[in-house]
The RNA shown here (c-di-GMP-I riboswitch aptamer) has 74 nucleotides and comes from a soil metagenome. Rfam family: c-di-GMP-I riboswitch aptamer. Rfam links the family to the GO term cyclic-di-GMP binding.
RNA sequence: GAAAAGGGCAAAGCCAUCGUGAGGUAGCGACGCAAAGCUACGGGUCCAAAAGGACGGACAGCCGGGCUACCGAA
Repeated sequence: GAAAAGGGCAAAGCCAUCGUGAGGUAGCGACGCAAAGCUACGGGUCCAAAAGGACGGACAGCCGGGCUACCGAA
């Protein structure tokens, strides 16, 4: 983050499966993505609980941060 090259990922939906649930995993699929790679640190949203208990769970393709990475113009 311009051109180009090699490419990469995979929204919604469908199907199967796990979970109380948010949601996850696998296949098909492709809305899009220059980090749409990883990370739950901060904010936010969602689920669960609502007595007790310092420390429940999910979302990274919501924003920011951290780590790593292909190409190489201004």